[in-house]
Two RNAs folded together computationally: RNase P RNA and transfer RNA, 454 nucleotides in total. It holds a member of the Rfam family "Bacterial RNase P class A". It is annotated as a ribozyme. Rfam's curators write: Ribonuclease P (RNase P) is a ubiquitous endoribonuclease, found in archaea, bacteria and eukarya as well as chloroplasts and mitochondria. Rfam links the family to the GO terms ribonuclease P activity, tRNA processing and dimeric ribonuclease P complex. Its mean pLDDT, the model's own confidence on a scale to 100, is 78.
Parts: sequence; C1' cells; structure tokens
RNA sequence: CCAGACGGUUGGAUGACCGCGCGCAGCACACCGAAAGGGGCUGUGGGAGGAAAGUCCGGGCUCCACGGGAAUACGGUGCCGGGUAACCCCCGGCGAGGGCGACCUUAGGGAAAGUGCCACAGAAAGAAAACCGCCUGCGUUUCGACGUAGGUAAGGGUGAAAGGGUGCGGUAAGAGCGCACCGCUCCAAGGGUAACUGCGGAGGCAAGGUAAACCCCACCGGGAGCAAGACCGAGUAGGGACGAUCAGCGGUUCGGCCGCAGGCGCAUUCCCGCGCUAUCGUCCGGGUAGGUCGCGUGAGGCGUUCGGCAACGAACGUCCCAGAUGAAUGGUCAUCCAUCGCUUCGGCGAGGACAGAACCCGGCUUACAGACCGUCUGGCUUU
RNA sequence: GCCCCUGUAGUUAAAUGGUAUAACACUUGAUUUGUAAUCAUGGAUUGCGGGUUCGAUUCCUGCCGGGGGCA
Repeated sequence: CCAGACGGUUGGAUGACCGCGCGCAGCACACCGAAAGGGGCUGUGGGAGGAAAGUCCGGGCUCCACGGGAAUACGGUGCCGGGUAACCCCCGGCGAGGGCGACCUUAGGGAAAGUGCCACAGAAAGAAAACCGCCUGCGUUUCGACGUAGGUAAGGGUGAAAGGGUGCGGUAAGAGCGCACCGCUCCAAGGGUAACUGCGGAGGCAAGGUAAACCCCACCGGGAGCAAGACCGAGUAGGGACGAUCAGCGGUUCGGCCGCAGGCGCAUUCCCGCGCUAUCGUCCGGGUAGGUCGCGUGAGGCGUUCGGCAACGAACGUCCCAGAUGAAUGGUCAUCCAUCGCUUCGGCGAGGACAGAACCCGGCUUACAGACCGUCUGGCUUU
Repeated sequence: GCCCCUGUAGUUAAAUGGUAUAACACUUGAUUUGUAAUCAUGGAUUGCGGGUUCGAUUCCUGCCGGGGGCA
C1' cells in the first nucleotide's frame, strides 16, 4: 500500500426570534359544563430513538379463575458450566462443519424401547441382495458356446445412501479368510466442576439414514391483556319505591285489587292461545356518553473503585431526565460541518440515513446516508 | 394500541416429503373466404431469505404483503 476479519462510538453543531403540548410557582376571572371536571395571563424547567419499528420471546403491573398434591393431555425448551427478576436471551468452554488465516456457523439429548418412511433407478433399501461378470461340478455340443446345480460382494452398473480403506498373502474364483498400516467399536490410567479428552489395552468390524416423522427421556408452562382495571357521572329508554288524579261494565276484603270487554304485540285475514297495557310528579339504583386516575423514582441514568477471562455483580458519589389522547416535540434566519452537482478554482446552487414515543422494563429480529476509533489476519514492496 | 387468519399460472382452486395438477383466460400454429367453436402447443424462482432432509408447496425459522376482530 492492497484485500479482509472482529468489536465499539456517533446519528449534524452553535446562536437569535416566533410557536406547540407538559410540570411547577405566582396572578386574575367567575369564562365553558347539569355535574364530574376543564380553561386564561406571566415567569420558569425540561420535551423522541438506537432502533421509539416488527409484536417474536421473557418479566413487572391489572383483572378473571383457582382448597392442596399428583397424573394425563397440549405447548415449549434440549451439549456443558456460568450470568440474570426471567428468557427461545447473553458470556465462557466442548464437539462437529467451513475458511490459507484473523475468524465464522451450529434446534448439538435418545436410532441398541417401539412404530413409520427411504420416491425414481437398481438384482437388492435392512438384521437385505446374484443383473452383468468371475469360478467349480454335471449334461449337450455344429467346439463358438448353451442349459442346469452351486460358490463368490474383488470388478461393472443403479442410487443421496449398497455391511470399512490401501497393500501383500491366500483361493477353483473370491472374501477380515490371514497379516501390516490407516479408520472404527468397546474397556480404560491420567486430566477437567462438567460437556469432553484420552496414555494404554481388547475386538476382525458389528442392527445404514431420518426424531425441524410419530415417539421416549429430562425440565418449564393457569387465562387474558392499559381498548387491562379503578373512581366520578348526565340526557334518553328500561327497573324499583312513594304520592296525586282519571276510568266501558260487574265484583270487592275499598288496594289500580280481581274478572269481563277494549287497545297493542306475536308478518297479514278469521278462530284459538300467550304476553303487555292510564297520566303526572318526586326519589332510589345499575349501565352509557363524558371526565379523572392508572401515567412514570425506575430490575433508572452517569462517574469512580473493587471482584470476575467475560456476561455480570458489589460499594461509594451524583442526577431527576417526554407523558400527548383528532394525539405536542415545530418553523424562519445567520455562521459552520459532512455529502452531491457546476466551476473561469474566486466561488455558486442543492440539501441532511433509517425513522418518530403512547403502561413500563430486559432481550431478539429487521431498517439505516455518512463519519470516527481500536484489535487482528493474508499478500506485495522496502529496510 | 392489542389479538387472530391468510399468501400456489392472469383468475379460481388441488397436490401424503418424491417430475407442481385442473378449469376458465392468454400466446403461437392448424382448420375456415373470415370469425366463433374444435384440435395441437407454450407459459409458475409455490410471496421473499435462511435452515433440516438424498430430496421442501409441504417441516422449522426470520422478514414482506393482504384481510378480519376488540372501546
């Protein structure tokens, strides 16, 4: 210098003026509303994010359900150790795979409990299998070979996958049939908290793959979500209590109490059946509109020291830092910063990534212009 | 704000982990004087990416789009 790996920070800066919503303090008005409650002016304080996003996990909080325990079903998690309030999260390791390397990826328990599946091709796809080929016996023979009974997994061919690989011996031909090396399985000294590793020894080598197929094993899990929920609370229409007044006929225990008639509803007409049925006033209760709370001192932020490889934890100091609800967080100007375009190199113009809180917190995932910092790897050149 | 469902040709649907199937529509050709009908023919990154598996529309996972419900 080129190419790359990993980790982190930032996410335009400063000032002036005018606004917007919130908190606090002061002042003033009785302005809106039936009420609950809301509102005005002045001053002052602070006012979006690293993802506020997706709503994918885990919690707090609230309501509902629930006497305790166990089992079953369903769902989730799944190497080991640690962190944490908790986790499908994070950190450190182990094994496996990839990369020359820095480093990256990994749902990674059990296939010897059982069941299922392995299409097509192929002879055979599981405790499997002779299609071609090779070899032997017998028979036939036109001497080329053919038929038949066996042996054989070395070679060919099929497939993602065919019961270790290479070599030598051996054999009728072959074969872990025997041997050497490599691989594999089992036991196992020693090491490690553990996953795991494995000095050494034994075994001719074994029932292939698939559990993000059913399943087995271990562990975890009540349901719903701030539109949760709590409080205040009109108007209208229902419900209840009390009072007053009125009535087609009859009864009456004098109570709108009973029966009949009438009216209305059950789609319409007739019959039957069922239900309801006067008006006014006052009060009570539930719910709705509306309003208030929930709503920000919290698993909080920042700094220093200590423990730990780290995630993280502890101690001390310091700070208070958005809270809307048709929903604030903005606009203009000036100077600068980065970017782009033009350029006569003096300048001129454009214009600022992704995106915007809504009960809160810890993670994950996704989007993101540009700038900056640190550690490391490979290559080239020079010394 | 919260909670669910869904995605396959232009449209509507199907497919047990094994060559993505059908109907209508469309392209091209044949038939006809021409059109229709008929016959033949062609067209899919199964919404996108990653993983499990020999093999994925199907199983798992992360995004994207569409639809519905709750005061």